Predicted 3D model of a 75-nucleotide RNA (transfer RNA) from a Candidatus Zixiibacteriota bacterium. The sequence was found in a public genome assembly.
[in-house]
């Protein structure tokens, strides 16, 4: 350089052209407890960036960026 894949809460991850974007862990608050732990309830937190298509895009298409894999060249 070429080809392919991935990108979602703090972390790991699910998902779909019309959802209030879900779950687990973690964080804040509360209940229980003499205290801690544990358990239960609850709150906040996310679709990599820019375009395009569409009535509607996180989802489809293009470009870019980052990461991962394979591969070629040089040395």
């Nucleotide at each position: 350089g070429g080809c392919g894949g991935u990108a979602u809460c703090g972390u790991c991850u699910a998902g779909u052209g019309g959802u209030u974007a879900g779950g687990a862990c973690g964080a804040g608050g509360g209940a229980u407890u003499c205290u801690c732990a544990g358990u239960c309830c609850u709150u906040a937190a996310a679709c990599c960036g820019g375009g395009g298509u569409u009535c509607a895009a996180u989802u489809c298409c293009c470009c870019g960026u980052a990461c991962c894999g394979c591969u070629a060249c040089c040395a």